[in-house]
Context: one part of a larger RNA
């Protein structure tokens, strides 16, 4: 001198653009954070209209809307958050052969003919609740057999029934959309195998029986002692095993003329974890943050029989700490899910708000103004300084105050859509107005004097000052240096 996710002290005017629990991977009240799809199905509730019927305000049957659980599909393995573990089943980089692929893409065929169920609704029940048990029924792109492997759905057309029409309901070598098997490619992704690199301690020197390798078998999607039985005795190690301590790892970030050192916040890109541990199920994909068993700590509800819960998601709460924001607006952008769509969901994301936390810009007036005003210090008493500084005189209007106007950001005919936000921005008034602090002044190191004070009270980064004239202490003036900041810590180069 540079640098921080800073923190403390004194001080603060605005804007733009980033960053904001580094400590307890502590403990958490509330609200949100993952759903869609009625163009797969079958119901139940509503409210609307239109027929019939009579008891004239009710039945019952039909379309349309709306909602409401259920079965079915896809999705929930993304996207967010955290670094607890991990020194290598991770990361980087370079390769590699024994895999897999849900959506997407292209390509070739194919989609036939039957059946049996089960939620939901009804209903008895058992329950404090969480929920649960038995009867009876129902339907599908659910499920099941058989053919090699197979699922239909919408829209549109022609018939033909039924109706007063609207329409509905069948049919089909009609056309098209969206699915569905089945094979192969292809893209985007994972999974797996090797070389090299990857932090210290040798006051850690030997370590290892599934251990090394080899046949059979078995398991995975796949290779492999990944498992298993039998064989052989091997495999690792001062070119540092093993053990112990520490730790995510990169691109990069800070330094530094460089080579280097240190660090790994935001940003990207793997990995790993989701109360502690330990298991599998669905699935293309998980051993799954907000899914499920089980044990375990801690919390809650209970009718004591028994049930829920898991913020390292996104506010916010206690705690711990020197320290770290709002229980905020929106799906208008931008991405995602889901659907043929209209659309719904999205604390992702896009903004606001908080905070001098940082960077970066402006501003707090400009010229002119005395051999120089009053105060203030100082003083050899003439002066000197504070000082063109002030007042004064002309000007301006960046900024603030008001008021008008007022965006882009919205896109593939057009129309319609803007959280931000009446906000950036313009333009008119108004007036010098609304705005300067911190540190230092003995030397290193720019900047001196009075005056308290007496090795006392105090200062200090180092060297050191203070014991009666202290440019070193405290205070006044005064100057220096930076500036909406400036000083101190504390850490890296």
């Nucleotide at each position: 001198g540079g640098a921080u996710g800073a923190a403390c002290g004194c001080u603060g005017g605005c804007g733009g653009c980033a960053u904001g629990c580094u400590u307890a991977a502590c403990a958490c009240a509330u609200g949100c954070a993952a759903g869609u799809c009625g163009a797969a199905c079958g119901u139940u509730u509503u409210g609307u209209u239109u027929u019939u019927a009579c008891u004239u305000g009710u039945a019952a049957a039909a379309a349309c809307a709306a909602a409401a659980a259920g079965u079915g599909g896809c999705g929930a393995a993304c996207g967010g958050g955290u670094g607890a573990g991990u020194a290598a089943u991770a990361c980087g980089u370079a390769a590699g052969a024994a895999c897999u692929a849900u959506c997407c893409c292209u390509u070739u065929g194919g989609a036939c003919g039957a059946g049996a169920a089960u939620a939901a609704c009804u209903u008895u029940g058992g329950g404090a609740a969480a929920c649960u048990a038995g009867a009876a029924u129902u339907a599908a792109a659910a499920c099941u057999c058989g053919a090699u492997a197979g699922a239909a759905u919408u829209u549109u057309a022609u018939a033909a029934a039924u109706a007063a029409a609207a329409a509905u309901u069948u049919a089909u070598c009609u056309a098209a959309a969206u699915g569905c098997c089945a094979a192969a490619g292809g893209a985007c992704g994972g999974g797996c195998u090797u070389g090299c690199g990857u932090c210290u301690g040798a006051u850690u020197a030997g370590c290892u029986a599934g251990u090394u390798g080899g046949u059979g078998g078995g398991g995975u999607a796949a290779u492999g002692g990944c498992c298993u039985a039998c064989c052989a005795a091997a495999g690792c190690g001062a070119c540092a095993a093993u053990c112990a301590g520490u730790a995510g790892c990169u691109g990069a970030u800070c330094u530094a003329a460089g080579a280097g050192g240190a660090u790994g916040a935001u940003c990207a890109g793997c990995c790993a974890c989701a109360c502690u541990g330990g298991g599998a199920c669905u699935g293309a994909g998980a051993c799954a943050c907000g899914g499920c068993c089980c044990a375990g700590a801690c919390c809650u509800c209970u009718a004591c029989g028994g049930a829920g819960g898991g913020c390292a998601g996104c506010a916010g709460u206690g705690a711990g700490g020197a320290a770290u924001u709002u229980u905020c607006c929106g799906c208008a952008a931008u991405g995602g899910g889901c659907g043929c769509a209209a659309g719904c969901c999205u604390g992702a994301c896009g903004g606001a708000g908080c905070a001098a936390u940082g960077c970066c810009g402006c501003g707090u007036g400009g010229a002119g103004g005395a051999c120089g005003a009053c105060g203030g210090c100082u003083c050899u008493u003439g002066g000197g300084u504070u000082g063109u500084a002030a007042a004064c005189u002309c000007c301006u209007u960046u900024u603030c105050u008001c008021a008008a106007a007022a965006a882009a950001g919205a896109a593939a005919a057009a129309a319609a859509u803007g959280a931000c936000g009446g906000u950036a921005u313009u333009u008119g008034a108004g007036g010098a107005a609304u705005a300067a602090g911190c540190a230092u002044c003995g030397g290193c190191u720019a900047a001196c004097u009075c005056c308290g004070u007496g090795c006392c009270a105090g200062c200090a980064g180092c060297c050191g000052c203070g014991g009666u004239a202290a440019u070193a202490c405290g205070g006044g003036g005064g100057a220096u240096g930076c500036a909406a900041g400036c000083g101190u810590u504390a850490u890296c180069c």
Small-subunit ribosomal RNA, 5' domain, 493 nucleotides, folded computationally. Its mean pLDDT, the model's own confidence on a scale to 100, is 81. The RNAcentral record of the full RNA draws on ENA and SILVA. Its Rfam family is "Bacterial small subunit ribosomal RNA".